[in-house]
């Protein structure tokens, strides 16, 4: 070389995510992707970890394994846009809302030739005195009560002095009062106000109310409108922080396709 029969390999492979960390189940992309059993408070394993148990097909090369190069799904990380949220600033930047307050009578709306504003003379309302009244208080009057002795009267009994006639002094108990106590309906007199639909006299004063008269035509009012200003929200501005479908940008990983180039057995018969 050629045949025959095995063996090692291969029958997916990435991204994420979980873990100390490897592979798996998980999510996802690729894709022509054997089979059956477990796996998420999870399964197996340890740096040649790249899964375990148990079948099963293929096999030494078009098929297995390395290494370059291209294109490149999609993920992963950073980073700006743009969006949302959320703080925290500065003011007034707003055709905004809301509030408060000021200011114009343009509309509304009300008084007015049955007289407005505006003048003038007078009342009120406001303040001083003073008088009346009214409350309240005290005092005096009134009434009651009211002194063991230290107040008056009369003074039983009993006491005292006298020879006696008589005399004295005086408890109790009547009877009157002082200070005091209570009352009360009036009278009188002083005081004092958060006192008065009162009187009266002066004042102040034009604020407001009102009458007379004079003049003869506007006057009130902030409801709408507008307009000033203060304050809150909202938006806008400026800054910080968070999340994010999505876009750009950087950088990493890289499936699947592509092209190049090398690497790997055993037996036995011819």
């Nucleotide at each position: 070389g050629c045949g025959u029969g095995c063996u090692a390999a291969g029958c997916g492979g990435g991204g994420c995510g979980c873990u100390a960390g490897g592979g798996g189940u998980g999510c996802c992309c690729u894709g022509a992707a054997c089979c059956c059993g477990a796996a998420a408070c999870c399964c197996u394993c340890u740096c040649c970890a790249u899964g375990c148990g148990g079948g099963g097909c293929c096999g030494a090369a078009a098929c297995c394994c390395c290494c370059g190069c291209c294109c490149g799904a999609g993920g992963g990380u950073g980073g700006g846009a743009g969006c949302u949220c959320u703080c925290c600033g500065a003011c007034u930047c707003g055709u905004g809302c809301g509030u408060c307050g000021g200011g114009u009578a343009c509309g509304g709306g009300g008084c007015g030739u049955c007289g407005a504003c505006g003048g003038u003379c007078g009342g009120g309302u406001c303040c001083u005195g003073c008088g009346c009244g009214g409350c309240g208080g005290a005092g005096c009057a009134c009434c009651g009560u009211g002194a063991a002795c230290c107040g008056g009267g009369u003074c039983a009994g009993g006491u005292c002095c006298g020879g006696a006639a008589g005399g004295a002094a005086g408890c109790a108990g009547c009877c009157c009062u002082c200070a005091g106590c209570g009352g009360a309906a009036c009278g009188c007199u002083c005081c004092g106000g958060g006192u008065g639909c009162c009187g009266u006299a002066g004042g102040a004063g034009u604020g407001c109310c009102u009458g007379g008269c004079c003049u003869g035509a506007g006057c009130c009012u902030a409801c709408g409108a507008c307009u000033c200003g203060g304050c809150g929200c909202c938006g806008g501005c400026g800054g910080g922080g968070a999340g994010u479908g999505u876009c750009c940008c950087a950088u990493u990983c890289g499936a699947c396709g592509g092209c190049g180039g090398g690497g790997u057995g055993c037996a036995c018969g011819c």
Molecule: Bacterial large signal recognition particle RNA
Organism: Acidimicrobiia bacterium